A computed fold for a 90-nucleotide RNA from a Deltaproteobacteria bacterium, annotated as c-di-GMP-I riboswitch aptamer. It was read from a public genome assembly, where an Rfam model found it. Of the family's consensus pairs, 95% are formed in the model. The organism belongs to Myxococcia, within Bacteria.
RNA sequence: AUCCGAAAAAGGCAAAGCAUCCGAAAGGGUGUGACGCAAAGCCAUUGGCCUAAGACCCAAAUUUUGGGAGAUGGUUGCAAGGCUGUCGGG
Numbered sequence: 001a002u003c004c005g006a007a008a009a010a011g012g013c014a015a016a017g018c019a020u021c022c023g024a025a026a027g028g029g030u031g032u033g034a035c036g037c038a039a040a041g042c043c044a045u046u047g048g049c050c051u052a053a054g055a056c057c058c059a060a061a062u063u064u065u066g067g068g069a070g071a072u073g074g075u076u077g078c079a080a081g082g083c084u085g086u087c088g089g090g
Stems, first nucleotide, its partner, number of pairs: 002090005012037002017032006035077001041083003045080003048075003056068005
């Protein structure tokens, strides 16, 4: 350096729920809490999935309601990819 593994050692992260804040929502922050995780560390680059405010289109109806398509929003604990990292073995 690279591939595989996570028994041991040093540790790390933190699902759901609950409280509270931000957000149109998806979702996110903080605290609590642990379902789990050998990268469940970082990056939204490719694909997937989630949401649909504004703008746009259509219809009705009187400047409001409904529908449609659809990220510029989100998800790294969906998969891949890139960068970095502990121990052990080959």